The RNA shown here (transfer RNA) has 73 nucleotides and comes from a Candidatus Berkelbacteria bacterium. Its Rfam family is "tRNA".
[in-house]
RNA sequence: GCCCUCGUAGCUCAGUAGACAGAGCAGCUCCGUCCUAAGGAGUUGGUCGUAGGUGCAACUCCUACCGAGGGCA
Numbered sequence: 001g002c003c004c005u006c007g008u009a010g011c012u013c014a015g016u017a018g019a020c021a022g023a024g025c026a027g028c029u030c031c032g033u034c035c036u037a038a039g040g041a042g043u044u045g046g047u048c049g050u051a052g053g054u055g056c057a058a059c060u061c062c063u064a065c066c067g068a069g070g071g072c073a
Base pairs, nucleotide, nucleotide: 001072002071003070004069005068006067007066010025011024012023013022018056027043028042029041030040031039049065050064051063052062053061
């Protein structure tokens, strides 16, 4: 330098055009207990890497850039 994959909540990930963007773990509040824990109930949390484009509609498709990993030279 060229090519491929990935980037979504604090962490691990799902969602691969149709609309309030989700799960588990973690966090917070409460119940529970003599206390702690297990267990249970509720709840907070997101500029979907950035910017543009296509489209009635974009996390999803296209382009550029940024970042991480891998391959070739």